[in-house]
This record gives sequence, C1' cells and structure tokens, in this order.
RNA sequence: GCAAACCCGCUGCGAGGCGGGGACGCAAAGCCUCCGGUCCUGACGCUCGGCGUCCGGGAUAGCGGGGUUGCCG
Repeated sequence: GCAAACCCGCUGCGAGGCGGGGACGCAAAGCCUCCGGUCCUGACGCUCGGCGUCCGGGAUAGCGGGGUUGCCG
C1' cells in the first nucleotide's frame, strides 16, 4: 500500500461485480483470460436426481502457470 470471510446498499438469470463498513491474508493481492483448473449459463444429444458435445457464452488475475509494468533487498 492492498483488503478475505461477514454485514448493509446497488446490480446481474446465475457464477459474480460495484460502493460503504470490516481485516483473513498478500512483497506485486498492480495490470492482461494466452494455457490448465474451478464455478455459472445457453443450445443439442443421451442410458436423464445426472452425464456428454460445442474453435458456445460468461465469472474467477485472492486457484495455478505465463505475459507485462513496477517496488524492496
């Protein structure tokens, strides 16, 4: 310096997001979905409490890797 859970308000079909309060943590917890994971969702199929398919759509950068810009030693 940032701010998890939780609470309040707004927002989204949802996963979630934003603002306020709040601190579990973080030496890039700054930024970017390129790869993998997880989650939500649409269409289609099936042996239908669910599973599979799609160069589907979306969320997560505080799930990991990678890229990039920085800080400290």
Molecule: c-di-GMP-I riboswitch aptamer
Organism: soil metagenome